[in-house]
Context: one part of a larger RNA
């Protein structure tokens, strides 16, 4: 003196652009946040039809996008580099795209339950599920041979379906260097450490396993405790460095606590499943439901942190041929001076230096061109009309905003701190080691520039002054 995701006190016009649970990864009413395709199917209701609505089997999607920082001192971040992999949709190459088969849900019918749900039988359709046939290329191989797709839809122009080649762009895996403190933590380690047979993933490895060997790792700090997401960066400082890691971009881990797979190209999956726990909350007492660390919002905790808002108009995303549907992402509004930034609370003129206050040697001085007063202006705000850009044809939540033209008028707008010295800025009364002040050094016991009050002065101003914290 600089910074702050700040709070406190006072005091508050306006506008822009931002931030906004740093504490309990405490517990949560209620809405809302992933649907979607009828140009893949069957069917049901409504209706004369058209058409419009419904649930179901089926496809894509839900692993993205949001959100938190609890765990992790790790190949977890960063940063260079590697070989033993995958990869839905996009793009590219080349060939198919045949023949047939048994079910099942809706739905009927009969049932069980207090509900959440469910149980039997019969009936049906596919882009649902299976089986042959082909196999150029693919896969496996002792090189003899071996195995192995496919689905159609309708407006007749297309959009799928299989297998194949090669990209992209994404992702797994090693690896070498970095990356907190404590030695009042000196030994740790048995799948440990290598190797050989199996096994196992998409894929390399003790990833697993069964023998065999006895190996690794540490003073250049293992093991153990403690603390912590990393990073681009951010504050500071002339640096060199300290000390952070909000917002905003990368990555990573979690999703009531703990474990596990399933589906899938991708998950061991926030708004999916299953088991165990805890807690809540319905029951007819048999039984069942839930997971805001998504948007808002509640209750607790705290010195402390926003609306139970609109709108999908833009940009993204999802599905779908599209039309269109969804989208608390996101774009907007609301609310807080929480902070950077502009603006304004008015200019000119005005002396007999007016009342008024304060001081006073009672002659005056100051407060002070300050007031008034005349004389102009009209930002910003208020009324009035107009009224966008964002959207290339159509669509605008934002908003009758932003601007713009008119109007009328000094009109509606200044606080806080501090004056003994560091440190700019003095007088009077009041107190009288009292009451109080205080960042140090200090001041206060009767003339206090230092307590409290007035008067005048300095700072800095929509803030200022305080308390924390970093440099």
């Nucleotide at each position: 003196g600089a910074a702050c995701g700040a709070a406190c006190g006072c005091u508050g016009g306006c506008g822009g652009c931002a931030g906004g649970c740093c504490u309990a990864a405490c517990a949560c009413a209620u809405g809302c946040a992933a649907g979607u395709c009828g140009a893949g199917c069957g069917c049901c209701c409504a209706g004369c039809a058209a058409u419009g609505g419904g649930a179901g089997c089926g496809g894509c999607g839900c692993a993205c996008g949001g959100g938190u920082g609890a765990g992790u001192a790790a190949c977890a971040c960063g940063u260079g580099g590697g070989a033993a992999c995958g990869u839905g949709c996009c793009c590219u190459u080349u060939g198919g795209u045949u023949c047939g088969g048994a079910a099942u849900a809706a739905c009927u019918c009969a049932g069980g339950g207090a509900a959440a749900c469910u149980u039997g039988a019969g009936c049906u359709a596919a882009u649902a599920c299976c089986g042959g046939a082909u196999a150029a290329g693919c896969c496996c191989u002792a090189c003899g041979g071996g195995g192995g797709a496919a689905a159609g839809a309708u407006u007749u122009a297309u959009c799928g379906c299989c297998a194949u080649u090669g990209g992209a762009g994404c992702g797994g895996c090693c690896c070498g260097c970095g990356u907190u403190g404590g030695a009042u933590u000196a030994g740790c380690u048995a799948g440990u450490u290598g190797g050989u047979g199996g096994g196992g993933u998409a894929a390399a490895a003790g990833c697993c396993u069964a023998c065999c060997a006895a190996g690794g790792c540490a003073a250049c700090g293992a093991u153990c405790c403690a603390u912590a997401g990393c990073u681009g960066g951010u504050u500071u400082g002339a640096g060199a460095g300290a000390a952070c890691g909000a917002c905003c971009a990368g990555c990573c881990a979690c999703a009531c606590u703990g474990g596990g797979a399933c589906u899938g190209a991708g998950a061991c999956a926030c708004g999916g499943c299953c088991c165990a726990g805890a807690c809540u909350c319905c029951u007819a007492c048999g039984g069942g439901a839930g997971g805001c660390a998504g948007c808002a919002g509640u209750g607790g905790g705290g010195a402390a942190u926003c609306u139970u808002g609109g709108a999908c108009a833009a940009u993204g995303g999802g599905g779908g041929a599209a039309a269109c549907c969804c989208u608390g992402a996101u774009c907007c509004a609301g609310c807080c001076a929480u902070g950077c930034c502009g603006c304004g609370u008015g200019a000119g003129u005005g002396a007999u230096g007016a009342a008024g206050g304060c001081c006073c040697u009672a002659g005056g001085g100051u407060u002070g061109u300050a007031a008034a007063a005349c004389u102009c202006u009209u930002u910003c705000g208020c009324g009035c009309a107009c009224g966008a850009c964002g959207a290339u044809a159509a669509u605008g939540a934002c908003g009758g905003u932003a601007g713009u033209g008119c109007g009328a008028g000094a009109a509606g707008a200044a606080g806080c701190u501090c004056c003994g010295g560091c440190u700019a800025a003095c007088u009077u009364c009041g107190u009288g080691c009292c009451a109080g002040c205080a960042g140090c050094c200090g001041c206060g016991g009767u003339a206090a520039u230092a307590c409290g009050a007035a008067g005048g002065g300095g700072g800095c101003u929509a803030g200022c002054g305080u308390u924390g914290u970093u440099c």
RNAcentral holds the full RNA, with entries from SILVA. A computed fold for a 471-nucleotide part of an RNA from a metagenome, annotated as small-subunit ribosomal RNA, 5' domain. Rfam family: Bacterial small subunit ribosomal RNA.